[in-house]
């Protein structure tokens, strides 16, 4: 350097739920809490997926829309602890 993750070791993140705050809203952040994670660290480049305010169509009811989100949905790229080969 690569690989691999059965046992260890030191540790590491925090789902769901409840609350404070931000947002139209997905959802984000604080705090409680742990389902799970060997990258569940970092990262919107591709793809899915979620919202749809603004726009637009409709009498309307509701559709469509991402430049908003979502790395714990997947792939890419980047950095890593220990241990085994």
């Nucleotide at each position: 350097c690569g690989a691999u993750g059965a046992a260890a070791a030191c540790g590491g993140c925090a789902a769901a739920u409840c609350u404070g705050u931000u947002g139209a809203a997905a959802a984000a952040u604080g705090g409680a809490g742990a389902c799970g994670c060997a990258a569940a660290a970092c990262c919107a480049c591709g793809g899915g997926c979620c919202u749809a305010a603004c726009g637009u169509a409709a009498u309307a009811a509701u559709g469509c829309c991402a430049a908003g989100g979502u790395a714990g949905c997947c792939g890419a790229g980047u950095u890593a602890c220990c241990a085994u080969c």